[in-house]
Context: one part of a larger RNA
RNA sequence: CGUAGGAGCAUUGAGAGGAGUCCUCCUUAGUACGAGAGGACCGGGAGGAACGCACCUCUGGUGUACCUGUUAUCGUGCCAACGGUAAACGCAGGGUAGCCAUGUGCGGAGUGGAUAACCGCUGAAAGCAUCUAAGUGGGAAGCCCACCUCAAGAUGAGUGCUCCCAUGGCAUAAGCCAGUAAGGUCACGGGUAGAACACCCGUUAAUAGGCUCCCGAUGGAAGUCCAGUAAUGGAUGAAGUCUAGGAGUACUAAUAGACCGAGGG
Numbered sequence: 001c002g003u004a005g006g007a008g009c010a011u012u013g014a015g016a017g018g019a020g021u022c023c024u025c026c027u028u029a030g031u032a033c034g035a036g037a038g039g040a041c042c043g044g045g046a047g048g049a050a051c052g053c054a055c056c057u058c059u060g061g062u063g064u065a066c067c068u069g070u071u072a073u074c075g076u077g078c079c080a081a082c083g084g085u086a087a088a089c090g091c092a093g094g095g096u097a098g099c100c101a102u103g104u105g106c107g108g109a110g111u112g113g114a115u116a117a118c119c120g121c122u123g124a125a126a127g128c129a130u131c132u133a134a135g136u137g138g139g140a141a142g143c144c145c146a147c148c149u150c151a152a153g154a155u156g157a158g159u160g161c162u163c164c165c166a167u168g169g170c171a172u173a174a175g176c177c178a179g180u181a182a183g184g185u186c187a188c189g190g191g192u193a194g195a196a197c198a199c200c201c202g203u204u205a206a207u208a209g210g211c212u213c214c215c216g217a218u219g220g221a222a223g224u225c226c227a228g229u230a231a232u233g234g235a236u237g238a239a240g241u242c243u244a245g246g247a248g249u250a251c252u253a254a255u256a257g258a259c260c261g262a263g264g265g
Stems, first nucleotide, its partner, number of pairs: 001153001005164007015150004021049007033038001051107005059101004066094005071086006110145001112144002118138004165265001167178004183260004188202004207253003210249005216242003223236005
C1' cells in the first nucleotide's frame, strides 16, 4: 500500500515445511523345510542405538563478586575488624535462578486410499491357450492421507462474532481538509518475549523497586566470655551473610500527557 467504511477478537486451510531410521533378544518353534548340518515366513512381546522436540524434578556443568578460606601489598592512626589491587573473579573450596547435557520426559502410531515391479480371477480376438483386449482382485521403507508446525499478499486477498458511526469548513462532481468515535500508537513500569523492530502484561494494579517471611546457598559472623604462655580451640548460636527464586505488603515509581484514527461505505 492492497484486501471498496473504520476497528477488536476468533477461525477455515489452497499451499509449504518437518518427521519417516535401524539393531538385538524372547515367543511362535528347534516347528515348516532339510539325509544331516542347519533353520524360517507370518504373528505376538520386550529392550536398545542414533536422531528429533521439550524440560530442569533428579545427576551434574556454568553461574565475573552469593558465601567461605587464604598469600603479597596498600589504606582506614595502631590492635582487632574491614576495604582496594594482584589483566577485566589474585588464588582456592562450594553454589540459587537462568542457560545447558552427560540428566529427565516424549516421538517416528494406521486393519487408511491409489499404485510400481510382480502374482492372480474371469475371458475372447484365435472353439484351445492366455492376468487384458471389455471387466476385476492382491501387492512396496516409495505416492496421497493420517501425525507436528507455518499459512488468506491464497491480489482467487476467504469465514464468523462483536464494537463505532451521519460533526464542522471549502467546494459542490466523484471530492478535499479539520476535529473526533470504536480502536490504536508514542510515552511510562516491566517480561519466562526479544539483536532493532515485533510479541505479551500492567493503577478495576502486585508491573518493577523497597520491606517482611520462606525456599535455597555458604558453613559456625562480629563482639563478649571461657581454656591455653601462645598459635589456637570452645560457648553464646546451624550463627552471620546472601544475586537472579516463591509468597505477602501500595511504602516508592507506573506521572503528566501527546498523536493517529470512519462519515454510511

Predicted 3D model of a 265-nucleotide part of an RNA (large-subunit ribosomal RNA, domain VI) from Thermosynechococcus vestitus BP-1. Model confidence (mean pLDDT): 86 of 100. Taxonomically the source falls in Thermosynechococcus vestitus (Bacteria, Cyanobacteriota, Acaryochloridales, Thermosynechococcaceae). A source record names the gene rrn23S. RNAcentral holds the full RNA, with entries from ENA and SILVA.